A computed fold for a 375-nucleotide RNA from a Nitrospirota bacterium, annotated as Bacterial RNase P class A. The prediction has a mean pLDDT of 76. NCBI's taxonomy places the organism under Bacteria, Pseudomonadati, Nitrospirota. Rfam family: Bacterial RNase P class A. It is annotated as a ribozyme. Gene Ontology terms of the family: ribonuclease P activity, tRNA processing and dimeric ribonuclease P complex.

[in-house]
C1' cells in the first nucleotide's frame, strides 16, 4: 500500500418566525378561552412470517384430523430464535454454508445417453478352444482391471497372482464391530477382528421421537340509548315421580347453543324453527403505556446470557398531532478551484414486547487473514 473476513456505530446539528398533540401548573369552583414550563416518530417503525404478555371463549377433558420441529449441550416467557461444540461441505487463510433422526418397514422416482439405473448389466475390448486361412472374420467359453455413456455405473490405490482377469491374496486408506481411555454430551483418539458391498433421493410420499386450544385491542369492560322485557303468522310440541287431580319442585328424552375442523364426552337454556312489522345500537370513556423496560457498573460464565447495587420514566393521536419558511454548519461529489454548482439514503408509531427477513445516498471505528514492498 493492495486484496479479503467478521463485528459495531452514525444516518443528522445549531438559530429565528410562526403552527400542531400530551402532560404539569396558575388564572379558576369551573366551561370556553388564556399564559407559562416540559416531552413529542425508527433501525427497521415496514413485511404479517414465528413466539408470547394480556383479554374473552371456559369448568374444559379424550381420540383423529392438521401443524411444528429434528446433530449435542446451553440460553430464554417462549420460539422455526441465539451462543458454545461435533459431524460434513467451499475457500491458501480469516472465515463461510448445511430442514445434520431413518433408505435393511413400506411405496415411489433417477429424464436424456448408455450394455445395464439396483437382487440392474456386457457396447468396445482382453484371455483360451475351434472353423477359416498369407488373411478378414464367424462359432462357444471365461471377464468386469481398461476404454465409453451418464450427475452417479458392484469401495480406492500400489504390489502379488492369473490364461487373461477379479479383495482372488497381502499392505495401507475407507466401512462394520469389539474394547481401552477422553468428553455431561455429539463425538474423538489407540488398539484387536473381519475381506466387508444390493447406489442415490425422504426439502419424494411415509416412519420415528418431541411439542402444540381458539380468536384477537376492530381482544374486552365501563357509561349513554329503545313507545320495546314489542306485535303477528305458521310448522311442530314427550314419558316417569313427589305432591291433593291444581300450582310447584325434580329426573330422563327431544330440540336449540357453546366448547376448533370431526367423533365422543361436558356445560347452559326449557320450548324451538320459519316468515314479516318496528325499536335502538355511526356517541363517550376506559383498555392506553411503570415494561420479560432503558442506562451505568460490578460479579459469574469461552458467549449467548444470568444475578446485585445505583440512576431513569423519555410519543399515545383517533380522517388520525411531532410541520412549514429562512439563515448557517456537517457529509459526499463535481468543475472554469470563486463568497461556485450540484446532492444529501430507507422510510411514519396506533395494546405491548422477543425473533427473522426485505430497503438503505453515505460516513466512521475496532479485530483478523493472505500478498507485494520497505526498514
Nucleotide at each position: 500500500g493492495a486484496a479479503g473476513g467478521c463485528g459495531g456505530a452514525c444516518g443528522g446539528g445549531c438559530g429565528g418566525u410562526c403552527g400542531c398533540c400530551g402532560g404539569g401548573c396558575c388564572c379558576u369552583a369551573a366551561u370556553c378561552g388564556g399564559g407559562u414550563c416540559u416531552g413529542g416518530a425508527g433501525g427497521a417503525a415496514a413485511g404479517u412470517c414465528c413466539g408470547g404478555a394480556c383479554a374473552c371463549c371456559a369448568u374444559a377433558g379424550a381420540g383423529c384430523g392438521g401443524g411444528g420441529c429434528a446433530c449435542u449441550c446451553c440460553c430464554u416467557a417462549a420460539c422455526a430464535g441465539g451462543a458454545a461444540g461435533c459431524g460434513g461441505g467451499g475457500g491458501u487463510a480469516a472465515u463461510c454454508c448445511c430442514a445434520g433422526g431413518g433408505a435393511a418397514a413400506g411405496u415411489g422416482c433417477c429424464a436424456c445417453a448408455g450394455a445395464a439405473a439396483a437382487c440392474a448389466u456386457a457396447c468396445c475390448g482382453c484371455c483360451c478352444g475351434g472353423c477359416a486361412a498369407u488373411a478378414a472374420g464367424c462359432c462357444g467359453g471365461g471377464u468386469a482391471a481398461g476404454g465409453g455413456u451418464g450427475a452417479a455405473a458392484u469401495g480406492g490405490c500400489g504390489a502379488g497372482g492369473u490364461a487373461a482377469g477379479a479383495g482372488c491374496u497381502c499392505a495401507c486408506c475407507g466401512g462394520g464391530u469389539c474394547c481401552g481411555c477422553g468428553g455431561c454430551g455429539a463425538c474423538g483418539c489407540g488398539g484387536g477382528c473381519c475381506g466387508c458391498a444390493c447406489g442415490g433421493c425422504a426439502a419424494a410420499c411415509c416412519c420415528u421421537g418431541c411439542c402444540c386450544g381458539g380468536u384477537g385491542c376492530a381482544a374486552g369492560g365501563c357509561c349513554g340509548a329503545a313507545u320495546a322485557g314489542a306485535a303477528a303468522a305458521g310448522c311442530g310440541u314427550a314419558u316417569c315421580c313427589c305432591g291433593a287431580u291444581u300450582a310447584g319442585g325434580g329426573a330422563u328424552g327431544a330440540a336449540a347453543g357453546g366448547u376448533u375442523g370431526c367423533u365422543c364426552g361436558c356445560c347452559u337454556u326449557u320450548u324451538g324453527c320459519u316468515u314479516u312489522u318496528g325499536g335502538g345500537u355511526a356517541g363517550g370513556c376506559c383498555g392506553c403505556a411503570c415494561g420479560a423496560c432503558c442506562g451505568g457498573u460490578u460479579c459469574g460464565g469461552c458467549a449467548a446470557c444470568g444475578g446485585g447495587c445505583c440512576g431513569g420514566c423519555a410519543a399515545g393521536a383517533u380522517g388520525a398531532a411531532u410541520g412549514a419558511c429562512c439563515g448557517c454548519c456537517g457529509c459526499c461529489c463535481u468543475c472554469u478551484u470563486g463568497c461556485g454548482g450540484g446532492g444529501u439514503a430507507c422510510a411514519g408509531a396506533a395494546u405491548c414486547c422477543g425473533g427473522c427477513u426485505u430497503a438503505u445516498a453515505g460516513u466512521c471505528c475496532g479485530c483478523c487473514u493472505u500478498c507485494g514492498g520497505u526498514u